Context: one part of a larger RNA
RNA sequence: UGACGGGGGCCCGCACAAGCGGUGGAGCAUGUGGUUUAAUUCGACGCAACGCGAAGAACCUUACCUGGACUCGAACGGCUUCGGACAGACCUUGGAAACAGGGUUUUCCCGCAAGGGACUGGAGUCGAGGUGCUGCAUGGCUGUCGUCAGCUCGUGUCGUGAGAUGUUGGGUUAAGUCCCGCAACGAGCGCAACCCUUGUCCUGUGUUGGCAUGCCGCAAGGCGCAACUCUCAGGAGACCGCCAGCGAUAAGUUGGAGGAAGGUGGGGAUGACGUCAAGUCAUCAUGGCCUUUAUGUCCAGGGCCACACACGUGCUACAAUGGGCGGUACAAAGCGCUGCCAACCCGCGAGGGGGAGCUAAUCGCCAAAAACCGUCCUCAGUUCGGAUCGCAGGCUGCAACUCGCCUGCGUGAAGCUGGAAUCGCUAGUAAUGCUAUAUCAGAACGAUAGCGUGAAUACAUUCCCGGGCCUUGUACA
Numbered sequence: 001u002g003a004c005g006g007g008g009g010c011c012c013g014c015a016c017a018a019g020c021g022g023u024g025g026a027g028c029a030u031g032u033g034g035u036u037u038a039a040u041u042c043g044a045c046g047c048a049a050c051g052c053g054a055a056g057a058a059c060c061u062u063a064c065c066u067g068g069a070c071u072c073g074a075a076c077g078g079c080u081u082c083g084g085a086c087a088g089a090c091c092u093u094g095g096a097a098a099c100a101g102g103g104u105u106u107u108c109c110c111g112c113a114a115g116g117g118a119c120u121g122g123a124g125u126c127g128a129g130g131u132g133c134u135g136c137a138u139g140g141c142u143g144u145c146g147u148c149a150g151c152u153c154g155u156g157u158c159g160u161g162a163g164a165u166g167u168u169g170g171g172u173u174a175a176g177u178c179c180c181g182c183a184a185c186g187a188g189c190g191c192a193a194c195c196c197u198u199g200u201c202c203u204g205u206g207u208u209g210g211c212a213u214g215c216c217g218c219a220a221g222g223c224g225c226a227a228c229u230c231u232c233a234g235g236a237g238a239c240c241g242c243c244a245g246c247g248a249u250a251a252g253u254u255g256g257a258g259g260a261a262g263g264u265g266g267g268g269a270u271g272a273c274g275u276c277a278a279g280u281c282a283u284c285a286u287g288g289c290c291u292u293u294a295u296g297u298c299c300a301g302g303g304c305c306a307c308a309c310a311c312g313u314g315c316u317a318c319a320a321u322g323g324g325c326g327g328u329a330c331a332a333a334g335c336g337c338u339g340c341c342a343a344c345c346c347g348c349g350a351g352g353g354g355g356a357g358c359u360a361a362u363c364g365c366c367a368a369a370a371a372c373c374g375u376c377c378u379c380a381g382u383u384c385g386g387a388u389c390g391c392a393g394g395c396u397g398c399a400a401c402u403c404g405c406c407u408g409c410g411u412g413a414a415g416c417u418g419g420a421a422u423c424g425c426u427a428g429u430a431a432u433g434c435u436a437u438a439u440c441a442g443a444a445c446g447a448u449a450g451c452g453u454g455a456a457u458a459c460a461u462u463c464c465c466g467g468g469c470c471u472u473g474u475a476c477a
Base pairs, nucleotide, nucleotide: 001477002476003474004473005472007471008470009469010468011467012466013465015461019425020424021423022422023421026316027315028314029313030312031311032310033309034307035306042053043052064302065301066300067299068298069297070296076127077126078125079124080123081122082121083120084119088105089104090103091102092101093100094099107118108117109116110115129291130290132289133288134287138285139284140280141279142278143276145274150189151188152187153186154185155184156165157164158163169180170179171178195268196267197266198265200236201235202234203233204232206230210225211224214223215222216221239262242256243255244254245253246252318418322377323376324375325374326373327372334365335364336363339358340357344353345352346351384415389410390409391408392407393406394405395404431453432452433451434450435449436448437447
């Protein structure tokens, strides 16, 4: 000087407390451990691994296993040499395919030619190739402490020196934020602001969007209009600016007015010096090592989907604030040409037929659901719950056996609110309902985004956890 303390002081955070809803019990989905296996490819392991890499494993992917093949090689560059249909295409034999054998067919450009070049085959050679090892050799990228308020420098001063001071102190703040004081005076990286979005108003804009007034029309909205909603451009607006109290006359803080919004208005992006030899050699790049008829490459099938068990993360429930049936409303944000797919017809349905429109504020996906109204059920393992299994179908795809998704009929398991323990959340939040998208032929209970309905509680900082500043002890560095 740090680090640590079941030392002290001050302060903060869904850290506790106050509340609401969960997890831990059940079934299923998914990841992991373990076990099994020819293989169950690899990585990730407290927080910060475990619905993680994977925004999507039937083949492919694919790295694993078994078997069959190739060796200048599946792709690429240079050189030497030989060659011009040997490669390709088509036919054919063997084969699971890859591939191997046979047959048919056909090179191009410059040049009169010789020859040269392009393309391609054989042989040789220098490179090749490797998801092989080392993340403890590395770059790059990322997580975490933590959006915590800190981390430093120049000059000066003090100290023999390591270092100190500044950065401590009195107030204040979300903040090393600002004010005052001070052997310090300044400065940098962080904080804040500048950026995006949302909330109010104004101006412009007026189609594909809008419809108050006028005409027309059953209606949709057509003419028309430019008010309103909305679109997307530009501006205004919030600054403790005004008033009062407190404060040191300061910084600021408490209350009030006005205001759509009040003290950072809400949300996002933004992550200082560093820590964890944190993660990644399997995104990529790369040193070293290893391999070179194999640890490279091609192919078929299998595996990554196994199942006594253990854990994590979710979904669905255990019901009446509910379940079934019928009726009737109200979104936002996205996506669409190898696409979205309307009307209409067929089917109980998944779906099929059909073919209009749309490169989309124009057409389509599109039905929002919870909610509301009516009605049945009356507390039961039930009209709760839907696992599992049987049968019959549909869709995608070369192909759904291992191993996809969906539909109908039947079947109707566990489960009556969950031990110790443990998680999230302070407002348009939690809880709850639905929609869309990426990946994608198909395949979400996951992820990401959007909208609807919409709470309860916070006395307080004694305690638990994490953090910041000052101070003290130390046999630790």
Small-subunit ribosomal RNA, 3' major domain from a metagenome, 477 nucleotides, folded computationally. The RNAcentral record of the full RNA draws on SILVA. Model confidence (mean pLDDT): 83 of 100.